[in-house]
Context: one part of a larger RNA
RNA sequence: GUCUGGGAGUUCAUGUUCGUAGCAAGCUUAAGGCAUUACGUGCCGUAGGCGCAGGGAAACCGAGUCUGAAUAGGGCGAUGAGUUGCGGGCAUGAUACCCGAAGCGGAGGCGAUCUACCCUUGGCCAGGUUGAAGCUUUGGUAACACAAAGUGGAGGACCGAACACACGCACCUUGAGAAGUGCGGUGAUGAGCUGAGGGUCGGAGUGAAAGGCUAAUCAAGCCCCGUGAUAGCUGGUUCUCGCCGAAAUAUAUUUAGGUAUAGCGUCUUGUGCUGACUCUCGGGGGUAGAGCACUGAAAAGGCUAGGGCCCCAUACCGGGGUACCAACCCUUAUCAAACUCCGAAUACCGAGAGGUGAAACAAGGCAGUCAGACUGCGGGGGAUAAGCUCCGUAGUCGAGAGGGAAACAGCCCAGACCGCCGAUUAAGGCCCCUAAAUAGUAGCUAAGUGGAUGGAAGGAUGUGAAUCUUCACAGACAAUAGGGAUGUUGGCUUAGAGGCAGCCACCAUUUAAACAGUGCGUAAUAGCUGACCUAUCGAGAGGAUUUGCGCCGAAGAUGAUCGGGACUAAGCUACUUGCCGAAAUCGCGGGAUUGUAUUAUAUAUGAUCAGUAGGCGAGCGUUCUAACAGCGUCGAAGUCAUCUGGUAAUGGAUGGUGGAGCGGUUAGAAGUGAGAAUCCAGAC
Numbered sequence: 001g002u003c004u005g006g007g008a009g010u011u012c013a014u015g016u017u018c019g020u021a022g023c024a025a026g027c028u029u030a031a032g033g034c035a036u037u038a039c040g041u042g043c044c045g046u047a048g049g050c051g052c053a054g055g056g057a058a059a060c061c062g063a064g065u066c067u068g069a070a071u072a073g074g075g076c077g078a079u080g081a082g083u084u085g086c087g088g089g090c091a092u093g094a095u096a097c098c099c100g101a102a103g104c105g106g107a108g109g110c111g112a113u114c115u116a117c118c119c120u121u122g123g124c125c126a127g128g129u130u131g132a133a134g135c136u137u138u139g140g141u142a143a144c145a146c147a148a149a150g151u152g153g154a155g156g157a158c159c160g161a162a163c164a165c166a167c168g169c170a171c172c173u174u175g176a177g178a179a180g181u182g183c184g185g186u187g188a189u190g191a192g193c194u195g196a197g198g199g200u201c202g203g204a205g206u207g208a209a210a211g212g213c214u215a216a217u218c219a220a221g222c223c224c225c226g227u228g229a230u231a232g233c234u235g236g237u238u239c240u241c242g243c244c245g246a247a248a249u250a251u252a253u254u255u256a257g258g259u260a261u262a263g264c265g266u267c268u269u270g271u272g273c274u275g276a277c278u279c280u281c282g283g284g285g286g287u288a289g290a291g292c293a294c295u296g297a298a299a300a301g302g303c304u305a306g307g308g309c310c311c312c313a314u315a316c317c318g319g320g321g322u323a324c325c326a327a328c329c330c331u332u333a334u335c336a337a338a339c340u341c342c343g344a345a346u347a348c349c350g351a352g353a354g355g356u357g358a359a360a361c362a363a364g365g366c367a368g369u370c371a372g373a374c375u376g377c378g379g380g381g382g383a384u385a386a387g388c389u390c391c392g393u394a395g396u397c398g399a400g401a402g403g404g405a406a407a408c409a410g411c412c413c414a415g416a417c418c419g420c421c422g423a424u425u426a427a428g429g430c431c432c433c434u435a436a437a438u439a440g441u442a443g444c445u446a447a448g449u450g451g452a453u454g455g456a457a458g459g460a461u462g463u464g465a466a467u468c469u470u471c472a473c474a475g476a477c478a479a480u481a482g483g484g485a486u487g488u489u490g491g492c493u494u495a496g497a498g499g500c501a502g503c504c505a506c507c508a509u510u511u512a513a514a515c516a517g518u519g520c521g522u523a524a525u526a527g528c529u530g531a532c533c534u535a536u537c538g539a540g541a542g543g544a545u546u547u548g549c550g551c552c553g554a555a556g557a558u559g560a561u562c563g564g565g566a567c568u569a570a571g572c573u574a575c576u577u578g579c580c581g582a583a584a585u586c587g588c589g590g591g592a593u594u595g596u597a598u599u600a601u602a603u604a605u606g607a608u609c610a611g612u613a614g615g616c617g618a619g620c621g622u623u624c625u626a627a628c629a630g631c632g633u634c635g636a637a638g639u640c641a642u643c644u645g646g647u648a649a650u651g652g653a654u655g656g657u658g659g660a661g662c663g664g665u666u667a668g669a670a671g672u673g674a675g676a677a678u679c680c681a682g683a684c
Base pairs, nucleotide, nucleotide: 001684002683003682004681005680006679011094012093013092014091015090016089017088018087019086020085021084022083023082026050027049028048032044033043034042035041036040054061055060064076065075066074067073097236098235100233104226105225106224108223109222110221116200117199118198119197120196121195122194123193124192125190127159128158129157130155134151135150136149137148138147139146163187164186165185167184168183169182170181171180202218204214205213206212239619240618241617242616243615244614249262250261251260252259253258263369264368265366266365267364268363269362270361271360273357277354278353279352280351281350282349283348289342290340291339295336296335297334299332300331301330302329304326306325307324308322309321310320311319312318372397373396374395375394376393377392378391379390380389381388402413403412404411417590418589419588420587422586423585424584428580429579430578431565432564433563437577439576440575441574442573443572444571450567458552459551462549463548464547465546466545467544468543469542470541471540479536480535481534482533483532485509486508487507490504491503492502515530519528520527591609592608593607594606595605596604597603598602620673622670623669624668625667626666627665628664630662631661638657639656640655641654642653643652644651645650
C1' cells in the first nucleotide's frame, strides 16, 4: 500500500415543543398488594402530582387584588382546557457523537545490575628525566652562619605506553554502532584509575553545581489507580431521493479562530392584501456641483493708514523724500472634510392607485452563520503604492455548472429537472490550427505599429485631414551669374580701432540696390560672406494653429513568440449585409414538486425544479421479535455468472456452485448502512 473484519448522536431522568391516542373541569397513579397460562398481563392501591383563581413581601382579601388618603390613576389578573400515555425535535444533568494531550493527585507499589556520592575489602600505573629537605666530608667561623663536593630520593614535578578522558578535523549520519571509527590531542604517584560486596530515591536521593544524574526516561523516574481527567482545539462521523435555502453583519463579552441576543434560512399554525416593485402627489435635507455673502487660506495691481530707512530741524512739537514692509478699501484672478449667498440627481419618509407573491406580517419548533474574496462606483489610511488596509454601495464568487477572455473562483454573456445526430440567438467571433466572410463600401497605417498587463516627460521636414496667413506671371521660393558704391578710416577711445575689442550716434549722397554693417577673418588694413538689387529660369513657395495614424524615448536574468502558424491585412477607423456561436430561448418526448378546477390519488390547466452550512418531507436495506400464510435434499442460506424491473437506496428471474435451513406480508424493537479518523486487528 491493498484486501477482509471492526469503527462514532446512545441510554436514563427532568423540562419544553410538535404529532397522535384516552378521558375531560377534571386527568393520573407511585411504591406496594392480589390473581394468573410464570411470559408478562389484568385488577386493586388516591400517598402524591398537574389543572380548575388570582393579587400581595406578608397579614389578608378575592374576580379581583396590590400600591395609595382616594371610589383617582397605574401594575398583575379575570370572560373555562386541561391531563396522562406513546412517538418525533431540542435543551439540561450525567463520559453524553468518537478518537487524541501536555498534565494534576495517591500514607499505592517497583527500581542505585546504568549513573551520582559514600562505606568495606582488593587490584593497577612499561620506561626515561629532574634532583627538595636531611645527612656526610672538606673549606669557613670565637662558636654559629655560610660555601663547595658527595650522598639522598621529595614533588596534586617533567617526557611517555598500559589505563583513564574526550580538545580539533574527517568519515559515518535508512550507520558496523539509538553516540562509533580514523588521524592528531589531555592526564598518566594522584583531588589517580579500577574489580567485588554494601548504603542512600521520587518534592526524595546524589551532585568539585551542568538543573547534571537516579536503568537509551528527569525543572520532579517507572508501573498501577483516580480515569472514559479536561480539550472554546485538530481530525473523523457509514443508505437514497425530493422541496426550500443562508451567513461571514450589529451589540456585548478576561472578548477577538469561542459564545449570547438580534439580523439572514427552514418548518408549522394563524392574519388576509397589508409586501417587493411601478406610477402620481406631498415632504424635510445641505452631498455632487458651484460660489466667495460668512470663517479661514491665497496671487498681481491700485489707493493709502501704520511701521522701517534717509535728509532738514531738534528741548518738545514738526517738515520733506522713499526702487523698503504693508492693514482696511477698490480692480482682476483663485482655494477649502471640519467655509456656504446657493444647490441638484439619487436616496429617505408619508399619502393615493396598481400589485395574490416559494410576497408580507404575527406566534411557535429547529438551525447554521460571527476568518469572507474580487470587480465597478463614492471615500478614509498608505506614497491619489500594493493581489495592501478600513467603511459605504451594486454585482459575481462563496454555495454556480455552460459559452467567451489561449490557459485563468471574483471579469463579459448566461442561471444546468432528464432525453434528442432539431431550431434561433447572447457575449465573442468568421485565413489555417478551429464552427462561421480570404464579405462589401470609404479611408488611415509602413511602424510587424497592430502584438509586453501598461507606458511618460521630452524630441523629430514620418504621413493623412481641416483652418488661418504671407509672397507670387508687374515673375515668387530654391539655384547660378553679376552688383553690393560715395562723404568715410563717422565721432570718441586707443600703441592701433579702417562696417566687425569697447562707448556714442546711426545721418546724408549716387542709385536698380547696397547696412556708419549679419558672420568668418587681420596686429591694424586687406580678404571671404550676408542683408539689399539686377539677370537667367518659369509656377507655385514660406509660416502658424487644430486633429487622425505612426517614429524615438523603451534595460533582466535557461530560447524566442500576437495562443501558434502566419498576416501589409488576416492591422486600425466609420458604415453595411450575412453567418457561426451556450446547459440561454424555442420545438418534441418524459419525470417530479406545487397551486387551481373537476368526475379527487386520476384528468385538465398554470407555475416551479443550480446549490455549501442548514431546515423539512418521503423512502430503500440490515439484525432480532410477534401474528398470519408459506418455501426447502425434486436442493435453504451463502457464493459466481447472465438477464431484467425501479429516478435512487435497491427488487426479481435463470443457470452453476453449495449441502440445511430460509425468506414473504403487517406491525414492533434496534449494538441498523463505511472510503477516509498519520483509525484498530489480521492477511498478503